[in-house]
Molecule: transfer RNA
Organism: Patescibacteria group bacterium
RNA sequence: CGGGCCGUGGCGCAGUUGGUAGCGCGCUUGGUUUGGGACCAAGAGGCCGCGAGUUCGAGCCUCGCCGGCCCGA
Numbered sequence: 001c002g003g004g005c006c007g008u009g010g011c012g013c014a015g016u017u018g019g020u021a022g023c024g025c026g027c028u029u030g031g032u033u034u035g036g037g038a039c040c041a042a043g044a045g046g047c048c049g050c051g052a053g054u055u056c057g058a059g060c061c062u063c064g065c066c067g068g069c070c071c072g073a
């Protein structure tokens, strides 16, 4: 310098025929227990790396930038 993949709640991931985001673990509260753990019930937490564009509407398409990994030179 060129090419490919990835960037979604604290962590690991799903969501790609574009229709206002979900799962597991974790966390909070309550129940159960002498307490802890386990189990049961309820709940909080992300606007989807940043910016712009297309569209009635974008996590999902397009462009630029940033970061990570891999390959080539």
Stems, first nucleotide, its partner, number of pairs: 001072007010025004019056001027043005049065005